About this RNA:
The RNA shown here (small-subunit ribosomal RNA) has 1535 nucleotides and comes from a Pseudomonadota bacterium. Its Rfam family is "Bacterial small subunit ribosomal RNA". Gene Ontology terms of the family: structural constituent of ribosome and ribosome.
[in-house]
RNA sequence: AAGUAGGGUUUGAUCGUGGCUCAGGGCGAACCCUGGCGGUGCGCUUCACCCAUGCAAGCCGAACGCUACAGGCCGGGCAACCGGUCUGUGGAGUGGCAAACGGCCGAGUAAUGCAUAGCUAACCUACCUUCCGCAAUGGGAUAACCUGGGGAAACUCGGGCUAAUACCAUAUAAUGCCAUGUCUGGUAUCAGACUUGGCCAAAGGGAUAGGGGGAGUAAUCCUCUUAUCCGGCGGGAGAUGGGGCUAUGUCCUAUCAGGUAGUUGGUGGGGUAAUGGCCUACCAAGCCUAUGACGGGUAGCUGGCCUGAGAGGGCGGUCAGCCGGACCGGCACUGCGACACGGGCCGGACUCCUACGGGAGGCAGCAGGGGGGAAUCUUGGGCAAUGGGUGAAAGCCUGACCCAGCGACACCGCGUGCGGGAAGAAGCCUCUCGGGGUGUAAACCGCUGUUGGGAGGGAUAAAGGGGUAAAAUCCCUGAUAGUACCUCCAGAGAAAGGGACGGCUAACUCCGUGCCAGCAGCCGCGGUAAUACGGAGGUCCCAAGGGUUGCCCGGAGUUACUGGGCGUAAAGGGUCCGUAGGCGGCCUGAUAAGUCCUCUAUGAAAUCUGCCUGCUCAACGGGCAGAGGUUGGAGGAAACUGUUGGGCUCGAGACUGGCAGGGGGAGGCGGAAUUCCCGGUGUAGCGGUGAAAUGUGUAGAUAUCGGGAGGAACGCCGAUGCCGAAGGGGGCCUCCUAGGCCAGUUCUGACGCUGAGGGACGAAAGCCGGGGGAGCAAACCGGAUUAGAGACCCGGGUAGUCCCGGCUGUCAACGAUGGGUGCUAGGUCUUGGGGUAAAUCCUCGUGGCCGAAGCUAACGCGUUAAGCACCCCGCCUGGGGAGUACGUUCGCAAGAAUGAAACUCAAACGAAUUGACGGGGACCCGAACAAGCUGCGGUGCAUUUGGUUUAAUUCGAUGCAGCGCGAAGAACCUUACCCGGGCUUGACAUGGCAACUCAAGCCUGGCUGAAAGGCCAUGGUGGAUGUAGGGAAACCUACAUCAGUUGCCACAGGUGCUGCAUGGCUGUCGUCAGCUCGUGCCGUGAGGCGUCGGGUUAAGUCCCAGAACGAGCGCAACCCCUACUCGCUGUUGCCACUCCCCGAAAGGGGAAGCACUCUGCGAGGACUGCCGGCGAAGAGUCGGAGGAAGGAGGGGACGACGUCAAGCCCGCAUGGCCCUUAUGCCCGGGGCUACACAAGUGCAACAAUGGCCGGUACAAAGGGAAGCGAACCCGUGAGGGGGAGCAAAUCCCAAAAAGCCGGUCCCAGUUCGGAUUGGAGUCUGCAAUUCGACUCCAUGAAGUAGGAGUGGCUAGUAAUCGCAGAUCAGCUACGCUGCGGUGAAUACGUUCCCGGGUCCUGUACACACCGCCCGUCACGCCAUGGAAGUCAUCUGCACAGGAAAUCCCCAAAAGGGAUGAAUGUGUGGGUGGCGACUGGGGCGAAGUCGUAACAAGGUACCCCUACCGGAAGGUGGGGGUGGAUCACCUCCUUU
Repeated sequence: AAGUAGGGUUUGAUCGUGGCUCAGGGCGAACCCUGGCGGUGCGCUUCACCCAUGCAAGCCGAACGCUACAGGCCGGGCAACCGGUCUGUGGAGUGGCAAACGGCCGAGUAAUGCAUAGCUAACCUACCUUCCGCAAUGGGAUAACCUGGGGAAACUCGGGCUAAUACCAUAUAAUGCCAUGUCUGGUAUCAGACUUGGCCAAAGGGAUAGGGGGAGUAAUCCUCUUAUCCGGCGGGAGAUGGGGCUAUGUCCUAUCAGGUAGUUGGUGGGGUAAUGGCCUACCAAGCCUAUGACGGGUAGCUGGCCUGAGAGGGCGGUCAGCCGGACCGGCACUGCGACACGGGCCGGACUCCUACGGGAGGCAGCAGGGGGGAAUCUUGGGCAAUGGGUGAAAGCCUGACCCAGCGACACCGCGUGCGGGAAGAAGCCUCUCGGGGUGUAAACCGCUGUUGGGAGGGAUAAAGGGGUAAAAUCCCUGAUAGUACCUCCAGAGAAAGGGACGGCUAACUCCGUGCCAGCAGCCGCGGUAAUACGGAGGUCCCAAGGGUUGCCCGGAGUUACUGGGCGUAAAGGGUCCGUAGGCGGCCUGAUAAGUCCUCUAUGAAAUCUGCCUGCUCAACGGGCAGAGGUUGGAGGAAACUGUUGGGCUCGAGACUGGCAGGGGGAGGCGGAAUUCCCGGUGUAGCGGUGAAAUGUGUAGAUAUCGGGAGGAACGCCGAUGCCGAAGGGGGCCUCCUAGGCCAGUUCUGACGCUGAGGGACGAAAGCCGGGGGAGCAAACCGGAUUAGAGACCCGGGUAGUCCCGGCUGUCAACGAUGGGUGCUAGGUCUUGGGGUAAAUCCUCGUGGCCGAAGCUAACGCGUUAAGCACCCCGCCUGGGGAGUACGUUCGCAAGAAUGAAACUCAAACGAAUUGACGGGGACCCGAACAAGCUGCGGUGCAUUUGGUUUAAUUCGAUGCAGCGCGAAGAACCUUACCCGGGCUUGACAUGGCAACUCAAGCCUGGCUGAAAGGCCAUGGUGGAUGUAGGGAAACCUACAUCAGUUGCCACAGGUGCUGCAUGGCUGUCGUCAGCUCGUGCCGUGAGGCGUCGGGUUAAGUCCCAGAACGAGCGCAACCCCUACUCGCUGUUGCCACUCCCCGAAAGGGGAAGCACUCUGCGAGGACUGCCGGCGAAGAGUCGGAGGAAGGAGGGGACGACGUCAAGCCCGCAUGGCCCUUAUGCCCGGGGCUACACAAGUGCAACAAUGGCCGGUACAAAGGGAAGCGAACCCGUGAGGGGGAGCAAAUCCCAAAAAGCCGGUCCCAGUUCGGAUUGGAGUCUGCAAUUCGACUCCAUGAAGUAGGAGUGGCUAGUAAUCGCAGAUCAGCUACGCUGCGGUGAAUACGUUCCCGGGUCCUGUACACACCGCCCGUCACGCCAUGGAAGUCAUCUGCACAGGAAAUCCCCAAAAGGGAUGAAUGUGUGGGUGGCGACUGGGGCGAAGUCGUAACAAGGUACCCCUACCGGAAGGUGGGGGUGGAUCACCUCCUUU
C1' cells in the first nucleotide's frame, strides 16, 4: 500500500465433464420515451468521396529603384501654372527573412515505421548565445518603368533605361580546408598539437544623433568622421533541431516451404552533410530460412485509455511524442531545412472557363454544401490573453489560439419545495363485503426562497506599449461581457420521467385473451382461474434522465505463465530407430553469460496514486511527492544453471561363463483329416432342417474296404505358459540370424534420456504381374422362412484365402493407459536364473491376482500406478455439420495423410443411484397352468351396451377395473329429454322500503281451458303483545313490535359447463406382503445399510447371523357368525317323568315341570400345550395321542405407502364460469320401451340321472297395520267373497323344492322344448293404446350339446333344488341381496400361459417397452461444395512504350544517349461475385416404407476392409469386449 463472491440451464434424482446464458464496469456512440438550470469536457468511428462562397502566410521603405495621391517647403512666374525637394499613405517590382512551423487527416506502412537503450572516431544545423579575426579594390547587368508585338483569356515575346544588403571579378586571411612530415593519446578505418606547401570571404550596407567638408539659387542633397543600434564575412565553442547506424520488443496465417542476380561479399570509381550495393565496372558465389525466410491477410506506432485481485485481454477518439499523407502516379528545383497541404514540372482521372486555338483547379486548414450513413455542430466574435512569422520598433498578419453558438453526447453539481395535517376525505384499485391499498399523500394551516422572473451594482483575467538620455508622475489596451459575482423585490408561484415486478433479480394483485394475440437475455410463458401476453391499481429500481441495440474486458481456472487436462467425459502418435532441439550422475579448479545485491543514468509532459491547495462543493484546475522497466552503465557475490580444465564410477556400454523360449529368415521331411479319381463289397435311399425343400442317388449314391492324386492346416502336449518394439509367432529336422535374463565384477569413463521433421516395420481386406487351388467362401444362383426377406437357416458357388515379386499403410493397430529415471506396506501364485547339502528360505528378472498409504467424478488404479516427483515428445478445448469440402502431398486404383467454414442446437457426454422394463437369470406364491366338475361362445327369450333411427330416443359409466353398471322398480309421477300451453320476486329461503289490517287472503259459487292458468261474483271470517292517551267500564284512538297480504328492490332458482379447480365417497393393483421413520454407520452425492443372506411361514410370520439398534403403517391378534361343553334363563319355546280329560288305538287337549330340544346372555375350550422323528441349535416342520374341533377349525368385517389428472359437479357439498319474462317454474301429451344389425350378462332348453300324472316327507332365514290376512264358500284358473288371528318364538305370508313311493311316455323335433301369435279373462292403478303383470283355451318357432376361443370352482366347495327380502299401487325380477336342502370329482406337479413378490443382471427407457430410436423417399425453408463459363480485383514475368526531371556526350543552344511514371501486348498466379445443372448437409406438432440400434433388442454389438442391396443394412475376412446367459478350467479372498 493492495486484495480474488457467484447464479440459471443436460437428470426422476446425483456427482463430474462441458458449452450456452445472466448479474459488473466501460463507450467519440446510435435508437425509443421524456426533458428545469448551471459548470467542465467532447462532437463524421461511414466515401483518403466530390466541393459553391469567404477566410486560414505573410512581413520589412531602417536593403533598392520606380510610381500614384495628399500635405509641407523652395525656385520661376503678375497669375493660372511649371519645376525641384521633403514627409506621410497607397501600388506592384528587385532584394531579405518566413513560407519545411503552426493547422488537418490516418489512405499507405508488419518495418524504410514505432517503443526502449545505445552508437555516429561516418554527419549537418538558418535564426539564437559566446569568443577570435575581418569587412579592401573594382566591374557588368536586370526587373519595375518606357515602347512595340501576339493572345478570348491565362499569359507572353522583342527593343530601350535603371538601383541595391541582387550578381560577378580581384585583393587579403588562419585557428578553417587539402596535402606532407613529426609527436602524444585512443576504441577500428582515428583524435589532439606542431612543421612546410597550397586554397577559400564579405554589405562597412542601413538607421539615429553630433561634428567637418562639398554640391545646389533655395528647399535640400552628397561625402568624411565620432558615438550608439541593426546588419555582413571567416573561424572556434555552445544551444536547438535534425540525418544515419545498432540491439531488443512489436498481429494472424504453413491449406504460403523454400526465397534471392545488385542478390551476398570484395576491389576501384561515383554520389551524399554523412556510412553503406546508395549507384557503377570487375571479381568471387554467396546470403536469408522451421528461433518461420518468401508469400497472403489485417493494421499507423507510443505515452496512455477500458477492464481485471493480479498476470493478462481489448483499444489507440479527445490531449501529448514520433511516423506517414496532401486529387492519383512520377520527378526534381529553391533552400540551413522539402522531393514541399494553401510552391514548380510531367502523365492520369475528374470539375470548371473558352472566341475551340487553348487555359484554370485541388477544404485529409476554419466555417459551410452535396453524397454516404444508425450517426457527429456555426458559412459566429476577437487578436484582449498565450504562441508563431516579420520588422530597429510602432505595427501588420495569424479560422494556431482565446471566446461565444448548437447537441442530456459524457462527467459533475443544484432544483422541482420544507414543517404540520385523519385510525385516514373523494376518486381509483381490491375484497372473505368486515375491510384493505393509494396515504400525510391531497385538501387545509404555517414557513423558506436555490434555479427561473424583475430591478440596481459589477469584475479578476493587464502583462505590456507609449512616453524619457534613462527612470518616474502620467496616458493607452477586454473578444468573452453588462457575463461571472453581489444586493434588493415578488412569489410554492414555472420545473418528473423511464424501466421493471415467473426464477436468475429488488418489486403482486384484478380484468381481458385462450398455443390466439403476443413475450423472451437463458431456463421458458400462452391450449378458460396466466404474479411470464395486453390494460389497470399497487410495488420496486434509477432519476433529468430511463431503457434498448452494438462493441470491449470481466465473470471464463472456457487456451490454464500465475492457473487445466488426455484408462472410461474431448484428448497417447499403430510400433520402433534416430536428426535438430530440450533435459542431464559424483568430486574439484577457473570464469561470471544466466542469477542475486548496491550505486548511478534514463524511463518527456499529460495521465495514475498519496498529500496540500484554487473555483461556495464537485467535475475541472494548481503545487509537491510517489509509482511506472526482461532498460543502459559502474562496482560486488559465486550457492545453483551455463562455459571451460582436471578427476571418479553408482548411469550407460563392453568382456567372460551359463540359461529359457511357437523371436526372425531359408531348405527339407511327416502323419491324421476333408475332397476328388480308380477298383471291390453292397442297396435304396442319402443329405439337410425348428420343420422342410432345393441338391444327390437304380447310369448304383450314402455306408464300407483297398489303391492313387492334390492342396491347405498342424490334433493331443497347450497352460490368464513362452518369445517379440508393435503387427504378430505353434508338426518335426537342419542351416543362417536378432534380442532377453542370470552369475562373475575384468575394461571404457557420462559415452545418457527423450525426440519436431525423417526413416524402417506394420493384422485383415484390397490392387498389379506370375503360379496354385483340397477345404472354406463375399458376389452370384437356387430352396425355405416371411406381409415382404435383396437377411438370419439349407443346397451350390466365383473372386479371395495359399506361394513368389511389387504396391497399399489402415483397425476397438486396446491395457481404449507415450517413453525414461528415482521414491512409496505387504500377501499369494507363476516362468527363467543364482545362493545353498537341501529348503516351504534369500536374491535378480518375468507374467497374473488381492490389497497399505495415496489418487480418482465415480468406476477403479495401487512397486507392471491411474500414487509422489523430474525430463522429453504427441494430443484436447461444447454437440451436429465432418474426418466432410477446397487446396496440397502420397497411391495403379480403392483410398490414405493434412483438414476448415457457412449454417444449426442448448445441450451432447462420463460414472454412479433409484425405479421401470427385458423374446436375461435364480427362488417363491396365486383356481395361473396342469388334473377335474360345470358353464359361456350356437338357439329362443329377458336385460344392458354399441350402432342406427328419431321432434326426443335425457345424462353418466368405456380394456382388465364400462356393458342385469348409477337404476333396491321409467304407464302418469319419477324425468333431467322432445312438442305444445302457461307463470315471472317466481314451486322454495332471508332482508329492506312502501301500502294495507271492513284490504288482501281464506271458505263458497260461476265462466273459460286438455290441464296449469286466467277472468268474475256474493256472503262469512278477518290477529297477538306492549306503551301512551281518553273513558266508570266495555271499549276507542295513536304509536311500536310480531304476524299476514300486495307492490317495488335486493335476490331466489338452474340435473347448465368444468371430476383436468375441489371436498367426500368408491373402483383397481390387492388380503398382494409390502411401505416407511428415528438414531447410528457407509457414500462428495443421489442414495445405501436396517428391509440383504441362511432357514421358516399364509405373512417383512418367526429364528439364526450380520453396522446396525429400535419404532411406525400394514400381516397376525383383539370384533361378529358358526362347530363342542357348561352355567343362567323358561314364554309365545319344549314334553322325558307324573296327574286329569277325549279316544278302541295312534293321537289330541289341559295341569304340572324346565330334564331334553331350542331361545338369549355369559363362561370354558386349541396353546404346536404333550410324545416321537427331522432341524448344529432355534424358529419350525412331519407323524402320533387326546379332543367336538389341530396347527390360521370354517366364514365374515377389516384394504399399508401409493398408482391410474381412474370414476362420480346427475346423491350431497363446493371454487370459478354461464342463464335471469329463461338454461328458472307449472301443466297436457310424447320420449327414455324405436330396430337392418353387433357385443356383454343372464334365464329356459335341446330331454329318459328326463317330461307328465297321483300320493307323500324334511328347512333355514326373513316380512307383516294405508299391513300380513287363516278357516270356509264361489271360480278350470288368475282371482272374488269372507273376515278369525296377529304390532308377532303365539297369528299370517307358508305350499318349501329337489327327494321318496306309484303310474305313464319309449328316443320322436317327441307327452322334449316352450318362443311367437289369436281369443277370453283377473288384478293394481285417475289411467295399462304407445307401455304392466298374471290366468285360461288355442297356436307350438328355433333348438338334437354349440367353431375359433373363453369363464367359474379345491368341500359342505362346484353342481343342483327351492325359500325369503329390499325397492314397490302394480310390474318388465329370468336381476340383486340373503337363506337353507341334496351334495361331488380332482390336484402327478410348477416345464409352459397369465398375474404378483424377493434377489442378481443388462439398459441409449424415466410420459418409464403401448418406451426409445435408424435410414431412404415425399414436401417447405436455409446456408454450402462441384460446374461449361462469365465478371471484378490484386499481383509476378517478358516485351512494347516513353512525359517531366536527373545524369552523361556535345564550347553553348538545338540534338543524342542512359534511367524513367502512366499506358499497351502477351503469359502466369491469387482472391472474390454470378452461374443452367448437380452433390450432400441442416432445420421444419402430428406424411410414406420398413425395424438397423438400446434387454441376449429377438441373427450380441462394434472397428477396418471388400462386395452387394429401396432404405435402415446384409454377407465375407481379420480384430475388439465397450457382450447377456449357462457350464467348465485357472487364479484370488475368507474360514
RNAcentral holds the sequence, with entries from ENA. The coordinates come from a structure-prediction model, not an experiment, and the mean pLDDT is 85.